[in-house]
The RNA shown here (small-subunit ribosomal RNA) has 1436 nucleotides and comes from an uncultured bacterium. The coordinates come from a structure-prediction model, not an experiment, and the mean pLDDT is 85. It matches the Rfam family "Bacterial small subunit ribosomal RNA".

RNA sequence: CGAACGCUGGCGGCGUGCUUAACACACGCAAGUCGAACGGUGAAGCCUGCUUCGGUGGGUGGAUCAGUGGCGAACGGGUGAGUAACACGUGAGUAACCUGUCCUUGACUUUGGGAUAAGCCUGGGAAACCGGGGCUAAUACCGGAUACUCACCGCGUCCCGCAUGGGAUGCGGUGGAAAGCUCCGACGGUCAGGGAUGGGCCCGCGGCCUAUCAGCUUGUUGGUGGGGUGAUGGCCUACCAAGGCGACGACGGGUAGCCGGCCUGAGAGGGCGACCGGCCACACUGGGACUGAGACACGGCCCAGACUCCUACGGGAGGCAGCAGUGGGGAAUCUUGCGCAAUGGGCGGAAGCCUGACGCAGCGACGCCGCGUGGGGGAUGACGGCCUUCGGGUUGUAAACCUCUUUCAGCAUCGACGAAGCCGUGAGGUGACGGUAGGUGCAGAAGAAGCUCCGGCUGACUACGUGCCAGCAGCCGCGGUAAGACGUAGGGAGCGAGCGUUGUCCGGAUUUAUUGGGCGUAAAGAGCUCGUAGGUGGCUUGUCACGUCGGUCGUGAAAACUUGGGGCUUAACCCUGAGCGUGCGGUCGAUACGGGCAGGCUAGAGGCAGGUAGGGGAGAGUGGAAUUCCUGGUGUAGCGGUGAAAUGCGCAGAUAUCAGGAGGAACACCGGUGGCGAAGGCGGCUCUCUGGACCUGUUCUGACGCUGAGGAGCGAAAGCGUGGGGAGCGAACAGGAUUAGAUACCCUGGUAGUCCACGCCGUAAACGUUGGGCGCUAGGUGUGGGGACCACUCCACGGUUUCCGUGCCGUAGCUAACGCAUUAAGCGCCCCGCCUGGGGAGUACGGCCGCAAGGCUAAAACUCAAAGGAAUUGACGGGGGCCCGCACAAGCGGCGGAGCAUGCGGAUUAAUUCGACGCAACGCGAAGAACCUUACCAGGGUUUGACAUGCACGAUGUAGCCAUGGAGACAUGGUGUCCUUCGGGGUCGUGUGCAGGUGGUGCAUGGCUGUCGUCAGCUCGUGUCGUGAGAUGUUGGGUUAAGUCCCGCAACGAGCGCAACCCUUGAUCUUAGUUGCCAGCAUUCAGUUGGGCACUCUAAGGUGACUGCCGGUGACAAACCGGAGGAAGGUGGGGAUGACGUCAAAUCAUCAUGCCCCUUAUGACCUGGGCUACACACGUGCUACAAUGGAUGGUACAAAGAGUCGCUAACUCGCGAGAGCACGCUAAUCUCAUAAAACCGUUCUCAGUUCGGAUUGUAGGCUGCAACUCGCCUACAUGAAGCCGGAAUCGCUAGUAAUCGCGGAUCAGCAUGCCGCGGUGAAUACGUUCCCGGGCCUUGUACACACCGCCCGUCACACCACGAGAGUUUGUAACACCCGAAGUCGGUGAGGUAACCUUUUGGAGCCAGCCGCCGAAGGUGGGAUAGAUGAUUGGG
Repeated sequence: CGAACGCUGGCGGCGUGCUUAACACACGCAAGUCGAACGGUGAAGCCUGCUUCGGUGGGUGGAUCAGUGGCGAACGGGUGAGUAACACGUGAGUAACCUGUCCUUGACUUUGGGAUAAGCCUGGGAAACCGGGGCUAAUACCGGAUACUCACCGCGUCCCGCAUGGGAUGCGGUGGAAAGCUCCGACGGUCAGGGAUGGGCCCGCGGCCUAUCAGCUUGUUGGUGGGGUGAUGGCCUACCAAGGCGACGACGGGUAGCCGGCCUGAGAGGGCGACCGGCCACACUGGGACUGAGACACGGCCCAGACUCCUACGGGAGGCAGCAGUGGGGAAUCUUGCGCAAUGGGCGGAAGCCUGACGCAGCGACGCCGCGUGGGGGAUGACGGCCUUCGGGUUGUAAACCUCUUUCAGCAUCGACGAAGCCGUGAGGUGACGGUAGGUGCAGAAGAAGCUCCGGCUGACUACGUGCCAGCAGCCGCGGUAAGACGUAGGGAGCGAGCGUUGUCCGGAUUUAUUGGGCGUAAAGAGCUCGUAGGUGGCUUGUCACGUCGGUCGUGAAAACUUGGGGCUUAACCCUGAGCGUGCGGUCGAUACGGGCAGGCUAGAGGCAGGUAGGGGAGAGUGGAAUUCCUGGUGUAGCGGUGAAAUGCGCAGAUAUCAGGAGGAACACCGGUGGCGAAGGCGGCUCUCUGGACCUGUUCUGACGCUGAGGAGCGAAAGCGUGGGGAGCGAACAGGAUUAGAUACCCUGGUAGUCCACGCCGUAAACGUUGGGCGCUAGGUGUGGGGACCACUCCACGGUUUCCGUGCCGUAGCUAACGCAUUAAGCGCCCCGCCUGGGGAGUACGGCCGCAAGGCUAAAACUCAAAGGAAUUGACGGGGGCCCGCACAAGCGGCGGAGCAUGCGGAUUAAUUCGACGCAACGCGAAGAACCUUACCAGGGUUUGACAUGCACGAUGUAGCCAUGGAGACAUGGUGUCCUUCGGGGUCGUGUGCAGGUGGUGCAUGGCUGUCGUCAGCUCGUGUCGUGAGAUGUUGGGUUAAGUCCCGCAACGAGCGCAACCCUUGAUCUUAGUUGCCAGCAUUCAGUUGGGCACUCUAAGGUGACUGCCGGUGACAAACCGGAGGAAGGUGGGGAUGACGUCAAAUCAUCAUGCCCCUUAUGACCUGGGCUACACACGUGCUACAAUGGAUGGUACAAAGAGUCGCUAACUCGCGAGAGCACGCUAAUCUCAUAAAACCGUUCUCAGUUCGGAUUGUAGGCUGCAACUCGCCUACAUGAAGCCGGAAUCGCUAGUAAUCGCGGAUCAGCAUGCCGCGGUGAAUACGUUCCCGGGCCUUGUACACACCGCCCGUCACACCACGAGAGUUUGUAACACCCGAAGUCGGUGAGGUAACCUUUUGGAGCCAGCCGCCGAAGGUGGGAUAGAUGAUUGGG
């Protein structure tokens, strides 16, 4: 908002209601009235005659009906199809006009005539209706008279106007009127003047889109004559002329009734034109006239067409876009109501009649406005619901309950205003709405609340369900198991008889910018210049008054809007006054500014004179170097080319070199952010022709200027045409390489082309990505051209200054920032061009240009929520710089090959429990799976439970023990008094709350951990800078292991990290001296003992190392280098210690924990099995492959640990594992416990071995309820693979690697693993190019889940919209020709004819008919234009 849809719905008032099919309409109504114009028909009643008393004749009377006649029907009512137009609005004009009824003024209303309808008779037709005959009236029709004022003609006079011209008036001529009725009151009729009202015509201005419509026009533009009209006019016609309109948008196409106003907006504007009011247009579609004051007529006529209906088939009838109503269309729009009581209209003298105008009622929450659905009290904060941290909170004073009120609705009763006019002497009568509004009374809280929303925008939050499903969504976006976003509930928020949704418009949107934007990089300056129209324009004088400004007058309808006041109880609504109506026109003024006209000036512009510089342009000529080619000479095997090669050239003599010649193209050095040009562009030298610029002088002109839509010219390269030319280079092409491929990059060749002449093309990152002109606004420093001055005797050099050009830096200012900054992107003025989200697309179609290639102009559908700019922080780079790290390199030793051990994957299985997966999973959780562990599987049993706790009840023969059964769990039977302060406790059973879960989610979590990384970083406060993100500090110069320190600096400080503090080890001192030690003394087999505490050692505390000292380098700093001293030297070695953070890293199976799930099972118990399986593959190890070794004999030297359910000496036995017996030790005392490599000998002699030990057999030992699945060890026997390991890959920089043994945790037993300990003990590091990782600075970025990023195109499949397309088809508007209805006009009019004239014969006039022009519909034709569709095809 004229709305529609969904849910809901108590009352009233005032409004409002087919926006679509101007689609079709059944039925009823919507325009009649007048007897005071007329002729008839003529009821009741009255008077009267006759009467057979039934009636009948006459008169009067007038109801009523059709007709003649008059007025009305042109108003009122509807609709918006058409119309882009004088249609509308506004303001003028009409000296170019009309106007019935109405008002006013003057005059008149005279005398005759002929018809005709109705009615009567009669005919035709189904009907509609039509015809013939003879009558009749009028306010119907016709003639005559009169009429100064009327019309026309002629001749005058006066006045007026912008022109044509108008007004007044005089004379003469011609022409022109009338109607009566009558009750005598009235009502009418005619002419003329004036008024009022209503209209016609004309003009200025104003208001849609499209230029992919640029040219349109023949009655066209004008004139003359004529016609036509109420009136001007090409309005029409004949002739003449050739005009008229258009970029200020003609013509064409599309759309549309216009306005007052309505909605919105601060306004300017934008959108709309329902209701109400004004104008216009239309009335089934198209055409036409008649009548009339008025029509080309909605409810009239004629014709044509389509459609519908009737029909006797011959012919007829109709037009709801009047009011209701029907069908149809549609998302959608009402009653076939009442009344003329009021207002208004028609007719009438009036009564009155008519009136779907109008007044009312009905329907619709469609809108606006008002009212109600109760008010007060009421806390145990009830029940119920929901949530919960289980305490409570909330719904909520809400309810219940107490008390009060009764609007509205209901019922009863009373009951209007609107009424005045009119009729009537008067009394009195007149209301559709309506028994309505309103008043009074009655009863009782009684009958009356919903809708949307609750993630942000945006007011309002929780729970459950669902689990990227179902769904939501205006935008952003929610939903993948804890959803405030879905659904439901509780609660809340908002509005409220409504609430939401959809649609449309304005706003926000300064996002089309007049107010009020932009164009260096975001979209946007035309490639450049000249120049037409246009726009704009220096100083000064005068004038005009066009713009401009002021006053005033007219108009700007009413309604609306604003405001004062008033009326309905209020409001909406209505009445009234004022304002507003920003406009247009008239008039009177002003004259600064803009403008016109006239004049002057010189600062703009131009001209003149004298100079200057220059790759400015065109033409002609000419020069040297170089490349290539040709000829000849010398000369020999290669040349050439590349990252490396090859193709290619060369013994037919290349390359190289010398000489000569040919030809084409380009001009080294100078050469320069130097010069010139409008731009493109221009470079050897000379000549000819020629354009422009600058400087100086200031005698000339006098605004002549600037810009520039269209237009014209110029315009790199490539390309095209014709003809030349062709050395080098070189698209295409060929070959060789490179490569996974290589239609490329590289190489060898090579055609067009590049060059010249002429002609096209007309585009470029044609860029300073910056249009042109003028003026103004700090400077500094270069450079090119000119002038002046100073110095100098002059030149040159130098200095100062000025004009022009060209660079850099920089202030103010501007800018989103970057940046620009007198060469502006600053401050202003003028003009032009261009932009308006990205893609589609600079594309399609159309037009113009072009030989073509193509260019210029230039959309839409569809699609996205972004695209983009500048800057910031990161991350990244096969970017740069600096620097670290066993990162590489240099070395040593391994892994990858073998066998075995162990872990993982896989496959297997009843189960092979689970987790960990690049580094940072894989000898990891697990510091030790035979049972147990154990979480897995099979089977057997169990259900308050294996474990905790509360309550209630019970048992006190309960637990335990024994026996039997069983694989065991367990079941059955027997036995059986644990403590006590005597209250009870403990224990067991039954029941109930609950337990329990190694079930899920590590992506819900805590905690702990890994990793980058022991890398040197990560931040903060204040200040400063920046619009901001942010920056600075933290960057820079040095230095360090280090953001370590120093210096500098718009920063100054600080924190977490680094370092230090801690532990250990290395030197020494002090103290202490057992279980340790033993120098000296004594003793002995033995530190065994006495003794001692010096030493070792132990364990407590000190000292020591700090770049402290010296020299050098360095900024005199920090520091670095070297040295001295020292046990140790620049962090001495090692450890602990891990910043801000990253990886949704790992762990719900250590533990804890939210939510979910299981509850006679996913809990718990038991037995057995499994985690130990095995075609394979991988990781980590052990042992080896041997002589630096194996075997064997002998001889040395540790450290750190552990031990009473333990370590176990010595002794005995056993080959041995071990066994037996047994001392010591709760440990510096005893034991484990011989350390081993090493060293000294012996042997083996290069082989699958005296290497290697797997595998297997037999016999044993140990632990343990139990070694079968599935332990370890010993002895004997067996004696596999393996002879040093492909690609690849790991560790380590010193007491390190390598190698050797020892111990410990776990543990009954089980280590090649893990954690420690000591012994022996190397090699190498030039160096930082490269690989990997990291740190700092810087740079680029289209990345930001951040390069494992982002992202391009083809192809495949599905879908969407569009273009082309042989065509096909449907409209629209014209044109040409044909046909030509009705009808006006014109001609004719033999036929017909009452009024007038007449000599009675005819005439005038009129009519039919016929002809002609025009002419709708129709037909034919070729074009134009728009839509739909089309196999196929094209791109998006």